[in-house]
RNA sequence: AACGAACGCUGGCGGCAGGCCUAACACAUGCAAGUCGAACGCGAAAGUUCCUCCGGGGAUGAGUAGAGUGGCGGACGGGUGAGUAACGCGUGGGAACCUACCAUACGGUACGGAAUAACUUCAGGAAACCGGAGCUAAUACCGUAUACGCCCUUCGGGGGACAGGAAAGAUUUAUCGCUGUUGGAUGAGCCCGCGUCGGAUUAGCUUGUUGGCGGGGGAAUGGCCCACCAAGGCUUCGAUCCGUAGCUGGUCUGGGAGGAUGAUCAGCCUCCCUGGGACUGAGACACGGCCCAGACUCCUACGGGAGGCAGCAGUGGGGAAUAUUGGACAAUGGGCGCAAGCCUGAUCCAGCCAUGCCGCGUGAGUGAAGAAGGCCUUAGGGUUGUAAAACUCUUUCAGCGGGGAAGAUAAUGACGGUACCCGCAGAAGAAGCCCCGGCUAACUCCGUGCCAGCAGCCGCGGUAAUACGGAGGGGGCUAGCGUUGUUCGGAAUUACUGGGCGUAAAGCGCGCGUAGGCGGUUUUCCAAGUUGGGGGUGAAAUCCCAGGGCUCAACCCUGGAACUGCCCUCAAAACUGGAUGACUAGAGUCCGGGAGAUGUUAGCGGAAUUCCUAGUGUAGAGGUGAAAUUCGUAGAUAUUAGGAAGAACACCAGUGGCGAAGGCGGCUAACUGGACCGGUACUGACGCUAAGGUGCGAAAGCGUGGGGAGCAAACAGGAUUAGAUACCCUGGUAGUCCACGCCGUAAACGAUGGGUGCUAGGUGUCGGGGAGCUUGCUCUUCGGUGCCGCAGCUAACGCAUUAAGCACCCCGCCUGGGGAGUACGGCCGCAAGGUUAAAACUCAAAGGAAUUGACGGGGGCCCGCACAAGCGGUGGAGCAUGUGGUUUAAUUCGAAGCAACGCGCAGAACCUUACCAGCCCUUGACAUCCCGGUCGCGUGGAUCAGAGAUGGACCACUUCAGUUCGGCUGGACCGGUGACAGGUGCUGCAUGGCUGUCGUCAGCUCGUGUCGUGAGAUGUUGGGUUAAGUCCCGCAACGAGCGCAACCCUCGUCCUCAGUUGCCAGCAGGUCUGGCUGGGCACUAGGGAAACUGCCGGUGACAAGCCGGAGGAAGGCGGGGAUGACGUCAAGCCCUCAUGGCCCUUAUGGGCUGGGCUACACACGUGCUACAAUGGCGGUGACAACGGGCAGCGAAGGGGCAACCCGGAGCCAAUCCCCAAACGCCGUCUCAGUUCGGAUUGCACUCUGCAACUCGAGUGCAUGAAGUCGGAAUCGCUAGUAAUCGCGGAUCAGCAUGCCGCGGUGAAUACGUUCCCGGGCCUUGUACACACCGCCCGUCACACCAUGGGAGUUGGCUUUACCCGAAGCCGGUGCGCUAACCUUUGGGAGCAG
Repeated sequence: AACGAACGCUGGCGGCAGGCCUAACACAUGCAAGUCGAACGCGAAAGUUCCUCCGGGGAUGAGUAGAGUGGCGGACGGGUGAGUAACGCGUGGGAACCUACCAUACGGUACGGAAUAACUUCAGGAAACCGGAGCUAAUACCGUAUACGCCCUUCGGGGGACAGGAAAGAUUUAUCGCUGUUGGAUGAGCCCGCGUCGGAUUAGCUUGUUGGCGGGGGAAUGGCCCACCAAGGCUUCGAUCCGUAGCUGGUCUGGGAGGAUGAUCAGCCUCCCUGGGACUGAGACACGGCCCAGACUCCUACGGGAGGCAGCAGUGGGGAAUAUUGGACAAUGGGCGCAAGCCUGAUCCAGCCAUGCCGCGUGAGUGAAGAAGGCCUUAGGGUUGUAAAACUCUUUCAGCGGGGAAGAUAAUGACGGUACCCGCAGAAGAAGCCCCGGCUAACUCCGUGCCAGCAGCCGCGGUAAUACGGAGGGGGCUAGCGUUGUUCGGAAUUACUGGGCGUAAAGCGCGCGUAGGCGGUUUUCCAAGUUGGGGGUGAAAUCCCAGGGCUCAACCCUGGAACUGCCCUCAAAACUGGAUGACUAGAGUCCGGGAGAUGUUAGCGGAAUUCCUAGUGUAGAGGUGAAAUUCGUAGAUAUUAGGAAGAACACCAGUGGCGAAGGCGGCUAACUGGACCGGUACUGACGCUAAGGUGCGAAAGCGUGGGGAGCAAACAGGAUUAGAUACCCUGGUAGUCCACGCCGUAAACGAUGGGUGCUAGGUGUCGGGGAGCUUGCUCUUCGGUGCCGCAGCUAACGCAUUAAGCACCCCGCCUGGGGAGUACGGCCGCAAGGUUAAAACUCAAAGGAAUUGACGGGGGCCCGCACAAGCGGUGGAGCAUGUGGUUUAAUUCGAAGCAACGCGCAGAACCUUACCAGCCCUUGACAUCCCGGUCGCGUGGAUCAGAGAUGGACCACUUCAGUUCGGCUGGACCGGUGACAGGUGCUGCAUGGCUGUCGUCAGCUCGUGUCGUGAGAUGUUGGGUUAAGUCCCGCAACGAGCGCAACCCUCGUCCUCAGUUGCCAGCAGGUCUGGCUGGGCACUAGGGAAACUGCCGGUGACAAGCCGGAGGAAGGCGGGGAUGACGUCAAGCCCUCAUGGCCCUUAUGGGCUGGGCUACACACGUGCUACAAUGGCGGUGACAACGGGCAGCGAAGGGGCAACCCGGAGCCAAUCCCCAAACGCCGUCUCAGUUCGGAUUGCACUCUGCAACUCGAGUGCAUGAAGUCGGAAUCGCUAGUAAUCGCGGAUCAGCAUGCCGCGGUGAAUACGUUCCCGGGCCUUGUACACACCGCCCGUCACACCAUGGGAGUUGGCUUUACCCGAAGCCGGUGCGCUAACCUUUGGGAGCAG
């Protein structure tokens, strides 16, 4: 785009068309083929009228209706597509034919005859129907004649009357008929060329088969049929068989070529319940005829009968689905008839159906307050939307009224009071469907929450869905719109036009060769192909063009063009082809050479291995990662000598050679294939390819017979392992070897078929030739074999004179993945199996090349307390603390590998607090707005109820601000109403922000340029170097940004300024031990200086840098801190804060008391204290730093054993206080569960606090647990570090073993980078990309789907042999019957059978 459509929703009108695609299923009822009295004989009735003896009769109706004989027509018209793969159809030809009616021409139409329906009557039968007897006519039938036919022919005619053999009249004056012959028209029959679906898993078929001769039959040719003869005929250019199918003009689609299709209309064929058959006839093997058989249906008196809608309507059934039991012969046409006319479900009309095509309408103009309502909203507005309303106007269509055709050349109109025309009323009666994620035009809200659902493909939906459902809005089409089905297109996705085969699917494993296809130069001829001219045909309709008719269009009419085809004919001769002659460039032969693991056969050789014998010799050998099995004291291994056997041939050896491929490797000989080079003589296209065919064909395997050293499937044992039917080891059989015969496959690979020609080079190598010279080189040529590379090609990778380039020829092969190279069938094979080769079912991919990452028990380079080297710990104990788990009314919540777990918590007795129980409040504890009231508020005291929150009542003190003096404004409080407050409720996977982590790792990117079809690459890689993408050099890159470094803080040296509250080494003073004073030094905190590989040497590339040295307080980043790139982990936090959405609203909000977060069989993390002598205890006595202090630090002095208390100086702090530092030193203890260790517990106290029961810290006395250095495992640290020692601070009423800081003492070790972990760069492989915590394979269990096999069972189609056999036709026989004609009277002819 299309449709004979169907389904869903919807539906105003008209025109034109179309309408059982399924059950060729079965059919009730009506109609669809009759007509002729001008062929013929019979012949009513009703009615009307007359007569009547009432029984009836006459006339008329009327020679009418009717049936019968006879003629013509029922072979047309109508329906259907079952069958048919065929001369059935299409197209173009052909010869051996018939043709009623029609038209033409010329003739004829004579003489006779006998019957029979109807009718009458008698019988039979339920019926259908039928029998006997009798009468009768013809254009019915018969005889004879003539024409004709027949025979002869000189084509003028003649013969003959034997055998065949015409006629018909009617009515009335003119026609209609009948009959013969001729040629015609029309319509049939027959033959031929070409075209006409799929299957080769159908390869052979055929006996009347193929042909001939002679007959028969027929309208006619013909094996159509028969007898005889011959053995043919068809077929890979697809016979036969199987499946499917009416064919065509056309129709649909497509740019075309094609593909699909064969409704309506038209041509042909075919069938008419199924099968068979003939009759009649001009024509049939006959839709509405006959006979037989069958199935089915109906009637029946059971004896018998009847029927055939695939005619028009209609019914049932089937189905997703397809109409009225209509009108008329008015028109067109058909049959009969002289005609009038009759018949006609052909036809013309009407009805039904949006089934399709076409046309029209459902209103038009004005109309902003941009109404209301709806929807959305950032709350402003936006949108629906000039849309509506309103005003003005129109009346197509439909409606009502009136008129009223053409179709009809005289009459006749079903349609039809139709088309059309006029008038009237009134916007009046007339809009839906689908879609809105992308493709694909059109977006928001709500609901839902992987549900419900959507979906053509991709895919949507798991709480913010433009994708589901609804709504608003929008888009598209419109009396339709969607969906489904089907066809073509897009699809160059079967490629003729117009594809491919190195790696995506695809080159047969390789030759030889048949058919076929293709084929070098040239001469002449032919004209099949080819080209041109002419002619015939190519039905009409359709398509196209022009014109015309319905108001337009659809539709219809007229004309043209076209129908790309076939046939005939004339001509041309370039090309192809054929014939002919010639040629040598292709191909081949010959001669001369040299190369070679080419093949076959025979012989020979040495090394090695194993075995045997003998000698020497002694305890091991062998084997492995390590072992064991194994061998060995019966003498192994080792070694020496001799012997045997089989197999394979080191070095040479080479991207060397040979061969078609498989493949070929010691030496020699014989035989042998092919290629190459040089030469020129010969043949003269002899060529290329190759379907079938045929040969060769690694390894393994099979058969028979040999052989068997080594090796070695299977097998055995030993190891390894969770297991180990493996890898490793010890053995070991087939086999490997030979001969003969099979097999016929391989990643049989260059994953690249063969041949020919053409298209830059460079450089190796093998074989041969030529030239030059300077004797080993150079140049050149032919053939092979490699590498690199241009053009070109390619999706890229790559190929590139050995093409995957440019062309031609031939063959093979491919058409998504799986199923499957499988099943079935065939062929081959001894078997194994090979070859040929599907489908069901299933998936939305499978695949190629390249890119970026990630990953690797890949590689290279390099870092890090990563390992190693060390020191100290954890894991064991007790306790502290956090977590899990459990428990509980609650044990609030979060954090979860590293990167949760002394984390949020820098401090839960109440509070905190979010949890639980109970009791209370409801505009609320808190904010804003409104109304009313009060003047508050606040402080103190005491009181009642209550657990308290809270509520009630009392006393005392106090009595807001501004002011325009108005309860006017503000403020505060109380009460009230509703908007609202409130939520530590949910979602960190809706978010902001902050944070962790990789990681202070050295990386992450951009612009422009360049390369690539592209993803992307380059830069950023490379050579060095660095802590560093740090720097240098190189480079199709050149620059730049975020990171690194530096800039900042701090410590270390010096200088300077300032010196009080800080200090006193040296000097001096003093009223004298108080830095008191001069002064100075430290110190403090401001500012500066200093370090930059700057200098020297070496090294490196003359670089960057590195190594060493000097100087220096400090040296190569001087130590430490702050500083965290692009990003990753949907990492963490909605309980810090902020915030979307959702949820609660007398509660999920608020208040209070008590409890809980502190539980305790357990498990884990982080710590403290220890286990002791490098120690405990006692004594003694020096030296710090950072800090903190007014609701505070708190001195001196005093009390207490102590915690602490009394006390209160001084200090808002370089001034006073905390403040005592501790390790140290001396003494003692002497290896023990202790003078270690301090848990636990008892008693008594202290402090803080409203309050220490649950549940604080501290003190004294007493008690004195585990624990004697910690399994597997695991952590920290590289120097002022670890370890060890104490001190301070935040939080805080009180509470630290935690956290954050401070100083004191102060080590050991680092060979090194193999390994573990993490990371960086380069490279490689990849089937990974939520990226190795990836991907993914197979068995098994259960259910189901599809398919193969299966003991069998069943159906359909078909074949062969045989039996019975209807109707019918042909023939024979000749019983029987009999009007015409003949007769010799017997019969013949005829009929029947």